RNAcentral holds the full RNA, with entries from SILVA.
The part of an RNA shown here (small-subunit ribosomal RNA, central domain) has 349 nucleotides and comes from an uncultured bacterium.
It matches the Rfam family "Bacterial small subunit ribosomal RNA".
Context: one part of a larger RNA
């Protein structure tokens, strides 16, 4: 708890697609359910207002009236809202013609590096660090040159550049796919907007089975550093990190800023269309759509935001109500597990 919030003080769900709800563009015509207006029944008295009276006055008690804001019926009105018919195209779809992308799935194939294996050269060191040791080398290491094995990640191009609903995507080729923008015209004729449950997507770790397994590296060891070092450094080194098919479902999943539509000065980078002017050219103008920056007005407690709003409206949805016990305990659902959702109280300040 009919209130005022929600970027940074508590609060936007992690993301979509959607059901049931709620909301909805425009122009006639009708109905009259919501609405309005009139009549009419009722709305018991009392109490409570308000005139007036009675007890010396008040309380208190009698009378009148008015109110009972509400419900029944029953006449009307038609602006809205709803319904029903009928149209329209600015909403939104669909088709045509470009375009621009690390979007997403298989698949195939490349070099450059690390390790390692082999085989030449070649001889005491190498490494490693604040310095050093653990380490590795005379059974020939580091270095170097040739060949092989492997697995894992794509240098330069690389850009407050692109693409995706978000997680997120970076080598090349080929296939098979998803959204997006730009442009002219025809169609469709509101088919829209959100979106409780719901379904489905979702990093990293972690779990499961099954292969992989070069580098790196939790735990682990082992050298240092300290007063101690269960840490930083150094040397090793297991899961895991990769693949495949299942689970998990969380994150500072941040823009800390939920979705959609209007409206509201302007400069100035950058991507991607289209249009016009112009030149030998580089360019300049107008437009649409993204991405940054600064910035009027208004907003803001300040920080700041500020046509990509946090500025002014509307819809419809999730949330959040003093700290602390606590995202914990107890059920419930999920899950192999780990755990994850939901989610208090006592008690204390």
């Nucleotide at each position: 708890u009919u209130g005022g919030g929600c970027g940074u003080a508590a609060a936007g769900g992690g993301c979509g697609c959607g059901u049931a709800g709620g909301c909805g563009g425009u122009u006639g015509u009708g109905u009259a359910a919501g609405u309005c207006a009139g009549a009419u029944g009722u709305g018991a008295a009392a109490u409570a207002c308000u005139c007036c009276g009675g007890c010396u006055u008040a309380a208190c008690c009698g009378g009148g009236g008015a109110a009972c804001u509400g419900c029944g019926u029953u006449u009307g009105a038609a602006a809205c809202u709803a319904c029903a018919c009928a149209g329209c195209u600015a909403g939104a779809g669909u088709a045509c013609a470009g375009g621009a992308g690390a979007g997403g799935g298989a698949a195939a194939u490349g070099g450059a590096a690390u390790u390692c294996c082999c085989g030449g050269u070649g001889u005491a060191g190498a490494g490693g660090u604040g310095a050093a040791a653990u380490u590795c080398g005379u059974a020939g290491a580091u270095a170097u040159c040739g060949g092989g094995a492997g697995g894992a990640a794509c240098a330069c191009c690389a850009g407050u550049g692109g693409c995706g609903a978000a997680g997120g995507c970076g080598a090349u080729u080929u296939u098979c796919u998803g959204g997006c923008c730009u442009g002219a015209u025809a169609c469709u004729g509101a088919c829209g907007c959100u979106g409780a449950g719901g379904c489905g997507c979702g990093a990293a770790a972690g779990c499961g089975u099954g292969g992989g397994g070069a580098g790196c590296a939790a735990a682990c060891a082992g050298g240092a550093u300290u007063a101690g070092a269960u840490a930083c450094c150094c040397u090793g080194g297991u899961a895991g990190u990769c693949c495949a098919c299942g689970c998990u479902g969380u994150a500072a999943a941040c823009u800390g800023u939920g979705a959609a539509c209007a409206c509201u000065a302007g400069g100035u980078g950058u991507g991607g269309g289209a249009g016009g002017u112009g030149u030998a050219a580089u360019a300049c103008c107008u437009u649409c759509u993204g991405u940054g920056c600064c910035g009027u007005a208004g907003c803001u407690a300040a920080c700041g935001c500020g046509u990509u709003a946090a500025g002014u409206g509307u819809u419809c949805c999730g949330c959040c109500u003093g700290g602390g016990a606590a995202g914990u305990a107890c059920g419930g659902c999920c899950g192999c597990a780990a755990g994850g959702u939901u989610g208090a109280a006592a008690c204390u300040c």